The RNA shown here (Lysine riboswitch aptamer) has 163 nucleotides and comes from a bovine gut metagenome. Of the family's consensus pairs, 93% are formed in the model. The coordinates come from a structure-prediction model, not an experiment, and the mean pLDDT is 78. Rfam family: Lysine riboswitch aptamer. The family has 47 seed sequences and 3,224 matches in Rfam 15.1. Its family is annotated with lysine biosynthetic process in the Gene Ontology.
RNA sequence: AGGUAGAGGCGCAGGGAACAGGAGUACGCCGCCGGACUGCAGGCAAACGCCGCGGCUGAAAGGGGACCCUGCCGAAGGAAUGCGGGCGGCCUGAACCCGUAUUUUCUGGGGCGCGGGAGAAAAUUUCGCGCACUGUCACAUGGUUUCCUGUGGAGCGCUAUCU
Numbered sequence: 001a002g003g004u005a006g007a008g009g010c011g012c013a014g015g016g017a018a019c020a021g022g023a024g025u026a027c028g029c030c031g032c033c034g035g036a037c038u039g040c041a042g043g044c045a046a047a048c049g050c051c052g053c054g055g056c057u058g059a060a061a062g063g064g065g066a067c068c069c070u071g072c073c074g075a076a077g078g079a080a081u082g083c084g085g086g087c088g089g090c091c092u093g094a095a096c097c098c099g100u101a102u103u104u105u106c107u108g109g110g111g112c113g114c115g116g117g118a119g120a121a122a123a124u125u126u127c128g129c130g131c132a133c134u135g136u137c138a139c140a141u142g143g144u145u146u147c148c149u150g151u152g153g154a155g156c157g158c159u160a161u162c163u
Base pairs, nucleotide, nucleotide: 001163002162003161004160005159006158009073011072012071013070014069015068016067019064028056029055030054031053032052034051035050040093041092042091043090044089076107077106078105079103080102081101082100083099084098085097086096108134109133111131112130113129114128115127116126117125118124136153137152138151139150140149142148143147
């Protein structure tokens, strides 16, 4: 240097899924009110449209998920860029969201707290900072010596084994 096999633990991802939420919301039907409004920018159409209020009826999807199964240990996730899609009744653009590809770009791991973003959300998630915890290696002019303590590093790491 290369191959193979492993470890970390509230470990990671995928599939199925009761259920919560979405929501007494949207749509539909009935009644009423007024005015130029619809997330942002520009434009177009519509006036029998659209928005709003009350009543009756009353969902679904995206997003989550106890539990079960499968594949795994850069597992995987984020970011940037490209492409595709979603996004008012329609068109264009920005922003945002979803998917996907690329990157010798960032992150050892999960947890808790605070703050920002996504989200309908007190669900969930992501980023930043902080706090201990945990695995691992290096160092100690540390100790009660194979364990503990302290400091530091990063998975491009660590352990075992073969060439």